[in-house]
Context: one part of a larger RNA
RNA sequence: CGUAGGAUAUUUGAGAGGAGCUGUCCUUAGUACGAGAGGACCGGGAUGGACAGACCGCUGGUGUACCAGUUGGGUAUCAAACCCAGAGCUGGGUAGCCAAGUCUGGAAGGGAUAAACGCUGAAGGCAUCUAAGCGUGAAGCCCCCCUCAAGAUGAGAUAUCCCUUCUGAAAAGAAAUAAGACCCCUUGAAGACGACGAGGUAGAUAGGGCAGAGGUGGAAGUACAGUAAUGUAUGUAGCUGACUGUCACUAAUCGGUCGAAGG
Numbered sequence: 001c002g003u004a005g006g007a008u009a010u011u012u013g014a015g016a017g018g019a020g021c022u023g024u025c026c027u028u029a030g031u032a033c034g035a036g037a038g039g040a041c042c043g044g045g046a047u048g049g050a051c052a053g054a055c056c057g058c059u060g061g062u063g064u065a066c067c068a069g070u071u072g073g074g075u076a077u078c079a080a081a082c083c084c085a086g087a088g089c090u091g092g093g094u095a096g097c098c099a100a101g102u103c104u105g106g107a108a109g110g111g112a113u114a115a116a117c118g119c120u121g122a123a124g125g126c127a128u129c130u131a132a133g134c135g136u137g138a139a140g141c142c143c144c145c146c147u148c149a150a151g152a153u154g155a156g157a158u159a160u161c162c163c164u165u166c167u168g169a170a171a172a173g174a175a176a177u178a179a180g181a182c183c184c185c186u187u188g189a190a191g192a193c194g195a196c197g198a199g200g201u202a203g204a205u206a207g208g209g210c211a212g213a214g215g216u217g218g219a220a221g222u223a224c225a226g227u228a229a230u231g232u233a234u235g236u237a238g239c240u241g242a243c244u245g246u247c248a249c250u251a252a253u254c255g256g257u258c259g260a261a262g263g
Stems, first nucleotide, its partner, number of pairs: 001151001005162007015148004021049007033038001051105005059099004066092005071085005109143003116136004163263001164175004180258004184200005205251003208247005214240003221234005
């Protein structure tokens, strides 16, 4: 820009893409078959591999604004605390992300067929799957399953919302608005930026406060014990990023722009 009014939702599916894999074991059955050795078709069940998707309850990885320990140096100094040394080093670790973790998938079914196997059957009194006609038949083809999809210009469908003035004879033109949308702002399990989602005081969108979860692992101060290093008590202590809930304390203020009336 188009989709002959403007919107907001929900959709149909022309078409396109994806997937499509396979082992072993048990049973049928030591049956059919075979002198024996050996050893099935068909059918039923179990469990794997690789691949793919999703997820983080479990097992773990990471976790540079979490907690603790600790070495050297610095802040004149004890204690306390902070800074630098690859995050100084070391031990743990929430959320998120992730696999080595967990779950799921290829199934089943339908249609038309290939090779092949048939029925009926002439030409050609027989025979013949074929010439007319009718079947069976594959991991393959078309559906079925998953994803995208009406710029499918063949531009589809359904539901709901919105409905004026001015110029003009008309055609046409102009303007402000409606529903709605955007700018702007707070932002997100969304993201390179656009986009997408949640919100903007009639508000829980982010920060912050509070309460909790989870993590770390027992703070400082004081008291006691010990010559001391240190230990114990106060005390599941103190601290705590992303998690959960709650509270308008802070910031989303105030505003602006576009947007039909030919259906």